The part of an RNA shown here (small-subunit ribosomal RNA, central domain) has 313 nucleotides and comes from Chlorencoelia torta. Its Rfam family is "Bacterial small subunit ribosomal RNA". Gene Ontology terms of the family: ribosome and structural constituent of ribosome.
Context: one part of a larger RNA
């Protein structure tokens, strides 16, 4: 110094920032109930290291100044783009449409198909790439504004101002919910027509919430890399984004992504770790019963979160 796991067996928190609190660079001086020496002791003595407090340092952290690239985010705007649909109009006849076939379903009240014109809402083809951003969620037509981050080089400036991070706010995909808008297409329900022994379905015709905007609310998803966050080390090759350099077929710095070497693993695999280690938080401890009953709290509800059973083998 000496307790074991959390990619797939039971375990990483949807995600950052932050508070208490744990833990932390380097030199020097004081000072010290810790420590160390010595000891029969109230006594004596050192200052390495730990703890305080001053003081000085830049390797960590940050700032400013000069860049390139990006689908990070709000707001606002456009004769924006092409299709769909739907009005009117024109010309034009019997089909049309859909399907493995069909049949509903549209058409002589003129339909598909074809031209002009108009109007609406959604969408954002190609380029586009195992490519970029962003903390995750996510972000892709164009211009104008606003806002913020990372990263490279050089030069300065502060000077441990750091890491983590209970609780608490924040942000947080589809669906849902309140309210008022809006409504082309898709389409949960629902209704038909089929398939079938049956068909409450797969496929058709159809269509209502929703999906769009604006304010709210909700707050859980295979929110998944099923892999917390931070730091330091560990052998090598090939792409690929983003600078820097005149050793350019190269160095290098910060990402991204294959194929490995030592390691490691129960393997499959990692190998920007899941290896060596160090810090800090979360979480887990047979199985089903169950994240349920009951609790308590929050929501309009739906359900959400906390903590959490009993009967059974």
């Nucleotide at each position: 110094g000496u307790a074991g796991g959390u990619u797939u067996a039971a375990a990483g928190g949807g995600u950052a920032c932050c508070u208490a609190g744990a833990c932390g660079g380097c030199a020097a001086a004081a000072u010290u109930a810790g420590u160390c020496c010595a000891a029969a002791a109230u006594a004596g003595g050192a200052a390495a290291c730990g703890g305080u407090u001053u003081u000085a340092c830049u390797a960590g952290a940050g700032u400013u100044a000069u860049a390139u690239a990006u689908a990070a985010g709000g707001a606002g705007g456009u004769g924006a783009g092409u299709a769909u649909u739907u009005a009117a109009g024109g010309a034009g006849u019997a089909g049309a449409g859909u399907u493995g076939a069909a049949a509903u379903u549209c058409u002589u009240u003129g339909a598909u198909a074809c031209c002009u014109u108009g109007a609406g809402g959604a969408c954002u083809g190609g380029u586009a790439a195992a490519g970029g951003c962003g903390a995750a969620a996510g972000c892709a037509a164009c211009c104008u504004u606003u806002u913020a981050u990372c990263u490279a080089a050089u030069a300065a400036c502060u000077g441990a101002c750091g890491u983590u991070g209970a609780g608490a706010g924040a942000c947080g995909a589809a669906g849902g919910c309140u309210u008022g808008g809006g409504g082309a297409a898709c389409a949960a329900a629902c209704a038909g027509g089929a398939u079938u022994a049956g068909a409450u379905a797969c496929c058709c015709u159809a269509g209502u919430a929703g999906u769009c905007c604006a304010a709210g609310c909700a707050g859980a998803a295979a929110a998944u890399u099923a892999u917390g966050a931070a730091u330091g080390c560990c052998a090598u090759a090939g792409g690929u984004u983003a600078g820097a350099u005149a050793u350019a077929u190269a160095u290098u710095u910060a990402g991204u992504c294959u194929a490995u070497a030592a390691a490691u693993g129960a393997a499959a695999g990692u190998g920007u770790a899941a290896g060596c280690a160090u810090u800090c938080c979360a979480c887990c401890u047979c199985a089903a019963g169950a994240g349920u009953a009951a609790u308590g709290u929050g929501g309009c509800a739906a359900c959400g979160c906390a903590g959490g059973a009993a009967c059974u083998g």